[in-house]
Order: sequence, then structure tokens, then C1' cells
RNA sequence: GCCGGUGUAGCUCAGUGGUAGAGCAAUCGAUUCGUAAUCGAUAGGUCAGGGGUUCAACUCCCCUCACCGGCUCCA
Repeated sequence: GCCGGUGUAGCUCAGUGGUAGAGCAAUCGAUUCGUAAUCGAUAGGUCAGGGGUUCAACUCCCCUCACCGGCUCCA
């Protein structure tokens, strides 16, 4: 340099055009003599950034950035 993949809550991930979600973690409460476990509730998001298409974009198209993998070139 070329090709492909990934980027969504603190962490791990789902969601492939029509209200952004789950598990774990956090906070509060219930339960217990107490703790753990269990149960319930609450809070937590510029969906990597910019632009385009569309009535409507996490989702489709273009550019950029970061990370991962493969290939190639030079020494």
C1' cells in the first nucleotide's frame, strides 16, 4: 500500500429501514440475627466521526478515524 472484519450502556453482546435492548456490574429496597445468595425496582446511550439517500437510518451508500486479521513491497 491492497483486501476483509469489528466499533451500540461501566463490561460482554443482540438489534440489517418504522418507539434503541438483554445479561453482568452500579444504586435503592425486600428477605436474613448478620453476610452471601435470591427477588423487585431505579439509573445509565452524541449507536466511532462527518456527509448523502429516504416520509423515516444503529440498519442502505460515500469519506474519515481506531482496533483486529490476511496479502504484497522495501531494507

Background:
The RNA shown here (transfer RNA) has 75 nucleotides and comes from a Nitrospinaceae bacterium. Its mean pLDDT, the model's own confidence on a scale to 100, is 81. The sequence was found in a public genome assembly.